[in-house]
RNA sequence: AUCUUAUCUAGAAUUAGGGGAGAGAGUUGGCUCAAUGAUCCUAUACCAACCUACUGAAAAAGUAAGGUGGUCCAGCUAACAGCGAUAAGAA
Numbered sequence: 001a002u003c004u005u006a007u008c009u010a011g012a013a014u015u016a017g018g019g020g021a022g023a024g025a026g027u028u029g030g031c032u033c034a035a036u037g038a039u040c041c042u043a044u045a046c047c048a049a050c051c052u053a054c055u056g057a058a059a060a061a062g063u064a065a066g067g068u069g070g071u072c073c074a075g076c077u078a079a080c081a082g083c084g085a086u087a088a089g090a091a
Stems, first nucleotide, its partner, number of pairs: 002090007013044001015043004022033003026080005045071003049068003052064004075083001
């Protein structure tokens, strides 16, 4: 990188450092954020979506936070594309 299944409701930092220009997945039109430092990276903290472990008759529910993931509005909105993101599995 490809395929299958499920989800994209909710929940959770006004943290510290780095960095230095655009960012919000693609295109177009809007609408927002950003030198009062955004997007992004690291660490810590937190959350508990999936897997895992334990309890449980249970596929319900609960606990933990180990592997990923996530933590303002917000997959921002309309159209197109059947796209994008996350988890598990397969080869």
About this RNA:
The RNA shown here (SAM riboswitch aptamer (S box leader)) has 91 nucleotides and comes from Garciella nitratireducens DSM 15102. RNAcentral holds the sequence, with entries from Rfam and Ribocentre. Model confidence (mean pLDDT): 79 of 100. The same sequence occurs in records of 2 taxa.